[in-house]
Context: one part of a larger RNA
RNA sequence: CGUUAGGAAUUUUGAGGAGAUUUGUCUCUAGUACGAGAGGACCGAGAUGAACGAACCUCUAGUGUAUCGGUUGUGGUCACCUACUGCAUUGCCGAGUAGCUAUGUUCGGAAGAGAUAAGCGCUGAAAGCAUAUUAAGCGCGAAGCCCACUCCAAGAUAAGAAUUCCCUAUGAAGUCCCAGAAAGAUGAUCUGGUUGAUAGGUGCAAGGUGGAAGCAGAGUAAUCUGUGGAGCCGAAGCAUACUAAUAGACU
Numbered sequence: 001c002g003u004u005a006g007g008a009a010u011u012u013u014g015a016g017g018a019g020a021u022u023u024g025u026c027u028c029u030a031g032u033a034c035g036a037g038a039g040g041a042c043c044g045a046g047a048u049g050a051a052c053g054a055a056c057c058u059c060u061a062g063u064g065u066a067u068c069g070g071u072u073g074u075g076g077u078c079a080c081c082u083a084c085u086g087c088a089u090u091g092c093c094g095a096g097u098a099g100c101u102a103u104g105u106u107c108g109g110a111a112g113a114g115a116u117a118a119g120c121g122c123u124g125a126a127a128g129c130a131u132a133u134u135a136a137g138c139g140c141g142a143a144g145c146c147c148a149c150u151c152c153a154a155g156a157u158a159a160g161a162a163u164u165c166c167c168u169a170u171g172a173a174g175u176c177c178c179a180g181a182a183a184g185a186u187g188a189u190c191u192g193g194u195u196g197a198u199a200g201g202u203g204c205a206a207g208g209u210g211g212a213a214g215c216a217g218a219g220u221a222a223u224c225u226g227u228g229g230a231g232c233c234g235a236a237g238c239a240u241a242c243u244a245a246u247a248g249a250c251u
Base pairs, nucleotide, nucleotide: 001155006166007165008164009163010162011161012160016152017151018150019149022050023049024048025047026046027045028044034039052108053107054106055105056104060102061101062100063099067095068094069093070092071091072088073087074086075085076084077083112147114145119140120139121138122137173251174250175249176248177193178192179191180190181189198244199243200242201240202239203238204237207233208232209231214227215226216225217224218223
């Protein structure tokens, strides 16, 4: 821009397209049929895997330059000690929430239908027989084909359909702007903009770290113990207008 009244919102049909389509082993049937024996099934029923794929993070395991702790060197705050802190690859190291992940968890390729291939048949002449047919007619028959399964899909220009609302010739809306994240290079998408929980802050607290500082006690001291599962943190969760989403402009 089109889809021919226009606008807002929701739900859809499916022309067409894409994906998937794999397979092992074991058990039962059954040591049965078959076979002198050795051996050893079809058909059918069930179990459990491999590889592949999708989603997810409860568990397991990673990362986790948010976070907590330990520690070395050298500076700073201070007159010293203690404490806190800068730099050294996050200085190095031990853990680790959320998020993102696989090695983790859950699930999938099931069943069925149609037309067929090779092949196998029924009926049956030409050719009194025979012949499934290099005749007419009628069947069976595959992991393959077409459906079925999952996803996209009306720019499918043949541009589809349904429901609700506004309006009857103008109306209904949208954008800028701002707070942001389930989104993200930027646009876009999505959640909100005081009639508000959108982000921050604050409170609670799952959880992380692992026992703060100060004080007291013990010890010659290093250090230990108590106060005290302490202090600090808390990307997820719940709550709370304290701060900022003001004011306005445009189509």
A computed fold for a 251-nucleotide part of an RNA from a Candidatus Saccharimonadota bacterium, annotated as large-subunit ribosomal RNA, domain VI.
It was read from a public genome assembly.
It matches the Rfam family "Bacterial large subunit ribosomal RNA".